Context: one part of a larger RNA
Molecule: small-subunit ribosomal RNA, central domain
Organism: metagenome
RNA sequence: CUGGGUUUAAAGGGUGCGUAGGCGGCCGAAUAAGUCAGUGGUGAAAGCCCGCAGCUUAACUGCGGAACUGCCAUUGAAACUGCUCGGCUUGAGUAUCAUUGAAGUGGGUGGAAUACAUCAUGUAGCGGUGAAAUGCUUAGAUAUGAUGUAGAACCCCGAUUGCGAAGGCAGCUCACUAAAUGGUAACUGACGCUGAGGCACGAAAGCGUGGGUAGCGAACAGGAUUAGAUACCCUGGUAGUCCACGCCCUAAACGAUGAAUACUCGAUGUAUGCCUCAAUUGAGGGGUAUGCGUCCAAGCGAAAGCGUUAAGUAUUCCACCUGGGGAGUACGGCCGCAAGGUUAAAACUC
Numbered sequence: 001c002u003g004g005g006u007u008u009a010a011a012g013g014g015u016g017c018g019u020a021g022g023c024g025g026c027c028g029a030a031u032a033a034g035u036c037a038g039u040g041g042u043g044a045a046a047g048c049c050c051g052c053a054g055c056u057u058a059a060c061u062g063c064g065g066a067a068c069u070g071c072c073a074u075u076g077a078a079a080c081u082g083c084u085c086g087g088c089u090u091g092a093g094u095a096u097c098a099u100u101g102a103a104g105u106g107g108g109u110g111g112a113a114u115a116c117a118u119c120a121u122g123u124a125g126c127g128g129u130g131a132a133a134u135g136c137u138u139a140g141a142u143a144u145g146a147u148g149u150a151g152a153a154c155c156c157c158g159a160u161u162g163c164g165a166a167g168g169c170a171g172c173u174c175a176c177u178a179a180a181u182g183g184u185a186a187c188u189g190a191c192g193c194u195g196a197g198g199c200a201c202g203a204a205a206g207c208g209u210g211g212g213u214a215g216c217g218a219a220c221a222g223g224a225u226u227a228g229a230u231a232c233c234c235u236g237g238u239a240g241u242c243c244a245c246g247c248c249c250u251a252a253a254c255g256a257u258g259a260a261u262a263c264u265c266g267a268u269g270u271a272u273g274c275c276u277c278a279a280u281u282g283a284g285g286g287g288u289a290u291g292c293g294u295c296c297a298a299g300c301g302a303a304a305g306c307g308u309u310a311a312g313u314a315u316u317c318c319a320c321c322u323g324g325g326g327a328g329u330a331c332g333g334c335c336g337c338a339a340g341g342u343u344a345a346a347a348c349u350c
Stems, first nucleotide, its partner, number of pairs: 004321003007304002012318001014201004021194003025088005031082001033081002035077008049065006091191001092188003095184006103177007110154001114150008125136002162169002206247006215241002220236004258317006266295012299306002323350003332343004
């Protein structure tokens, strides 16, 4: 390389948009590049293969044939692929009406809790633990009430619920923006799928500048525990957590399952639409579409299990794997302020 694979054994890129490329619906015509057939030329000799012959045999040698799977030219074929022209509507998109949601960005606003401050009531403890102590407190704490200030997060609703490409998204409200789905079948007429590079987004932690800081809380300090205790427990507490702007670019970024299309028994729940029947003091039956779940037939699978949301049956495109360790490391390149990221070996060893 071929082959075989990628839920859990090695292996799906964190996610999307999209360039080149690869692949691509139905009908008709034309062409003949690919494709197929015929003919001619060429494809040196030797060798290989087959037959026969010569050395006593064989190796070896000689003669003949085949082969040389290729290339060039030419004559045809026209199903398929390509190219060109014309047409179609089912793929894709548009329009219109309707619906849905914690989808995004910015602004405004609400209550509970917590902390702090002031005042009032009130007096000796509070707090914390397995038990304690550090800590707070007669300069009046803890507790209770009133008023005020601040920051962060949004109880119930709340759910195998919903939305988003993923990361992720939850008080209420306004503005702006995006999306999906259903109905109609009016318009375009293959405009599609995938996607190496590329570009964008990308939890938490971390970094830079400037703010903010209630609670929590790496580091740190003290108290305990213990043989020790650089921990688990307790009292404090800085960075951080929050905001703005700019970086970082990694996660068990997981469904450990790439994207797209078609096909293949059923049952049941649920979310959002639409149609229909019944009902109109009702809240149901049937159908259909798009999601989210559960259980199963066939089939698949090493099994666990998957099973119309496939890990089934097929096709297209991309990514990735090839014994364990060394190692996701070294070196070099690229990126980064740094931390580091990305690309990525070998010796050696079992």